[in-house]
Context: one part of a larger RNA
Molecule: large-subunit ribosomal RNA, domain IV
Organism: Phycisphaerae bacterium
C1' cells in the first nucleotide's frame, strides 16, 4: 500500500453528477389500512402490537393440539440461517412478453384493439431458371396479404394546388406493324457511229399521307395516401389589448386539446409552491425560436432492473478518520 470482510463516539446525505455503495427492512400470527379505481385492484398500502418455558383453572378440538387466565427466566424467546425499507409526487410506455450471444434491457421492438389497401381462387403476395413446382392453404373477404397506428376514455378539425393511387374516355400527342404515293439502284430491251442516253416486269434502298394500345396530357375522385395548414396595417369615453375592419397572398391558412414541454433558442421566461438557501422539481401563465390530432391528439387505474424531484426511517457515503480478521504487495530467511 491493495483486496475481500467486520466494527465504530457524536452528527446523520453535510458525501456525490445522482444515496453509487452499504445499512434500515425482512419469517408467522393478530390488529388496522388513504388518495385513486377500468370496482379487479391500489394492499404485505401505511402504521402498531405479538412469538420462549410451565399449567390449579376456563373453552374448544380432528385428541396431534389451539384460545384464553395465571405464573417463571434471560440482555436478547421467528434467539443460527433462510429473509419487503417505506411514502409523497411528475415523465414515459397501458399491460405480461421481446431485444444489441460478448461495453446499451430502455421511453426502442412486439402486443391485444383501430384504420386504410391488395385479393373471387388456378386469388393476391412470397419462393424458383420468365419453369416445373411449393408456401398461402387441403385456408375462401369473419379469409389471406400489405401498410400505418399501438389497451382502455374522450376525440381525430381544415386542404386533392404539387407527388402518389383510383376511375374516365371524347380529344391532342404516341411505338412496333400495315401502307396509298413518291425518289433511287439494278437491267431485259430501246436510241446512237460512238461516247452515252432512256428503260417494263423482277429483286431491292430511301422517303412516305393515312391506320395505329397503352402511356402522358386532359377530366373527375382519394389526406388514419406521401404531403400542407399566412402576412402586413389600423380599431373600444386613462393606458393596455383588440371582440372588429383594411389589404395582400394561398390548394387551404392550424380546430379540439396540449403547451419553457422527452419539443422553448433568448431561458435560470415570469408568477405562486417546496428549501434558511432551488440553473434541477411541482402548479399556472402563453410571447409555441421550431406544439397539435393514428408519423395520431389529449387523459388514465394497474404494472415498470425505465427516467425526474421530494420526504420518513436508518446508516463510515460524508464531517474524519480509527481498529481488527483473512489474502496479496513488501522486508528477511
Nucleotide at each position: 500500500c491493495g483486496g475481500u470482510c467486520c466494527u465504530u463516539a457524536a452528527g446523520g446525505a453535510a458525501c456525490u453528477a445522482g444515496g453509487c455503495a452499504a445499512u434500515u427492512u425482512u419469517a408467522c400470527c393478530c390488529c388496522g389500512u388513504a388518495a385513486c379505481u377500468u370496482c379487479g385492484g391500489g394492499a404485505u398500502a401505511a402504521g402498531g402490537g405479538g412469538u420462549c418455558c410451565c399449567u390449579c383453572c376456563u373453552c374448544c378440538u380432528u385428541c396431534g393440539g389451539g384460545a384464553g387466565a395465571g405464573g417463571g427466566c434471560g440482555c436478547a424467546g421467528a434467539g443460527a440461517a433462510a429473509c419487503g425499507g417505506c411514502u409523497c409526487u411528475g415523465g414515459g410506455a397501458a399491460c405480461u412478453g421481446u431485444u444489441u450471444a460478448c461495453c446499451a434491457a430502455a421511453a426502442a421492438c412486439a402486443c391485444a384493439g383501430g384504420u386504410c389497401u391488395g385479393u373471387g381462387c388456378a386469388a393476391a403476395c412470397u419462393c424458383g431458371u420468365a419453369a416445373a413446382g411449393a408456401g398461402g392453404a387441403c385456408g375462401u373477404a369473419u379469409a389471406c396479404a400489405g401498410a400505418c397506428u399501438g389497451a382502455c376514455g374522450c376525440c381525430u378539425g381544415c386542404u386533392c394546388g404539387g407527388u402518389g393511387c383510383c376511375g374516365g374516355a371524347a380529344u391532342g400527342u404516341u411505338a412496333a406493324g400495315g401502307g396509298a404515293g413518291u425518289c433511287g439502284g439494278u437491267c431485259a430491251g430501246c436510241c446512237g457511229c460512238a461516247a452515252g442516253g432512256c428503260g417494263a416486269a423482277g429483286c431491292u434502298g430511301g422517303c412516305g399521307a393515312c391506320c395505329g394500345a397503352a402511356g402522358c396530357a386532359c377530366c373527375g375522385g382519394u389526406a388514419a395516401a406521401c404531403g400542407g395548414c399566412g402576412g402586413c396595417c389600423g380599431u373600444a369615453a386613462c393606458u393596455a389589448u383588440g371582440a372588429c375592419g383594411g389589404u395582400c397572398c394561398u390548394a387551404a391558412g392550424g380546430u379540439a386539446g396540449c403547451g419553457a414541454a422527452g419539443u422553448u433558442c433568448c431561458u435560470u421566461g415570469u408568477c405562486g409552491g417546496g428549501u434558511a438557501a432551488g440553473u434541477u422539481c411541482c402548479g399556472a401563465c402563453g410571447u409555441g425560436c421550431a406544439u397539435g390530432a393514428a408519423c395520431g391528439g389529449c387523459g388514465u387505474a394497474a404494472u415498470c432492473a425505465c427516467u425526474g424531484g421530494a420526504g420518513c426511517a436508518g446508516u463510515g457515503u460524508c464531517u474524519c478518520a480509527a481498529g481488527g480478521a483473512c489474502c496479496g504487495a513488501c522486508u528477511c530467511g